[in-house]
Context: one part of a larger RNA
RNA sequence: UUGGGCGUAAAGGGAGCGCAGGCGGUGGAUUAAGUUUGGUGUGAAAUACGGCAGCUCAACUGUCGAGACGCAUUGGAUACUGGUUCGCUAGAGUCGAUUAGGGGAGACCGGAAUUUCUAGUGUAGGGGUGAAAUCUGUAGAUAUUAGAAAGAACACCGAUGGCGAAGGCAGGUUUCUAGAAUAUGACUGACGCUGAGGCUCGAAAGCGUGGGGAGCGAACAGGAUUAGAUACCCUGGUAGUCCACGCUGUAAACUAUCUGCACUAGGUGUCGGGCGAGAGUUCGGUACCGAAGCAAACGCGUUAAGUGCAGCGCCUGGGGAGUAUGCUCGCAAGGGUGAAACUC
Repeated sequence: UUGGGCGUAAAGGGAGCGCAGGCGGUGGAUUAAGUUUGGUGUGAAAUACGGCAGCUCAACUGUCGAGACGCAUUGGAUACUGGUUCGCUAGAGUCGAUUAGGGGAGACCGGAAUUUCUAGUGUAGGGGUGAAAUCUGUAGAUAUUAGAAAGAACACCGAUGGCGAAGGCAGGUUUCUAGAAUAUGACUGACGCUGAGGCUCGAAAGCGUGGGGAGCGAACAGGAUUAGAUACCCUGGUAGUCCACGCUGUAAACUAUCUGCACUAGGUGUCGGGCGAGAGUUCGGUACCGAAGCAAACGCGUUAAGUGCAGCGCCUGGGGAGUAUGCUCGCAAGGGUGAAACUC
C1' cells in the first nucleotide's frame, strides 16, 4: 500500500530478441466508441440533507422540497483520444560509397620461454628460505652446447586506446560471418518505443562421454613455523586448467546507475569519419573538469544521479532466511519461485 522510492541507506531483472499488452510523428476528410451537453424513464418507502409544523423544549414524530450521482434510452457538439480513409517526411528503415576495429566461427602457420628425452663438455654440489629442512646429485646433477618431442600462453606494440547486447575479445595469415560510424543522394512512408509470459546468449568453478596433459595446481603427502598450525612459507602432487560434443545458468554477471526519446552553459584530452590550405569546425564514441539544477552527504552534471514523457523490473525494519514447504528445472552439485512461528 490511491503514497514514497531503487549509484553508496531496502530496491534495476546478468544480457538480448520478441508474441500479447501499454504508449505513439504530421495534414485533410469521415465516423461519433471514449469525451461533453440537453430531454425522458428509472434507481420503493424509511433513513440522510434543507424548510415548516406537532408533543412545554429536545430526543422523537409529521409534512413539503431539492440536488448530486448510477443505469437505460433519445437528440445535439466534435477540440482531444479511438475507428476508417487519403496524404506528408522531421521518427524508423532500405540501397549504393567510404572507414575503423583483440566483434564471432573454422583452418593453417610462427617465435621466445618452460618441462622432458638423447648426446657432448664438465665436477661437487644444486635447489629452497626470514633461517632451514623435506627434495635432488659421484648410478655424474646444477651449469653449458647441440638435437628432438610435447602442451599451454602469446613479451614488445599496449593506451588514460579499440570492438561487442551482456558475458567477454589480443602472436600471424586466410576463408566464412555479424554489427557500427560518416557524407551525400535516391527510395519506403510511422513500418516506431517498451515488453508480463516465452525464446536465445551467458565468466569462473562444477558435471557427462572421448581425447590431451608442458607449466600451474584445489584435495592429498612430506618439510618448516607455532603453545597448537587440519593455514600462511617450502618440496612434491591428483582432479582441474586445454580440445570436441552435451549439460549446468550462477558471480561484487558492477557504471553496485533498466530501455527508448526530448530538452538544459561550457572547457580540456583522446579514438573513428566528413569539411577545410591551415586555424578550426561538425557527426559518432571514450575520459577528465565544471553552468544551472539535483543530492542526506559523498558526489552527479549533454555518456545526468538535472528537467520531462513512455514501458518494464524491483523495494517496503533487523534477525529467522534466500531457510522450510509445495511446484518446477537439473545426471548430480544445485538453480528458479519462496513463507511463517518466534525474537529484537
Predicted 3D model of a 344-nucleotide part of an RNA (small-subunit ribosomal RNA, central domain) from an uncultured bacterium. The RNAcentral record of the full RNA draws on ENA and SILVA. The prediction has a mean pLDDT of 90.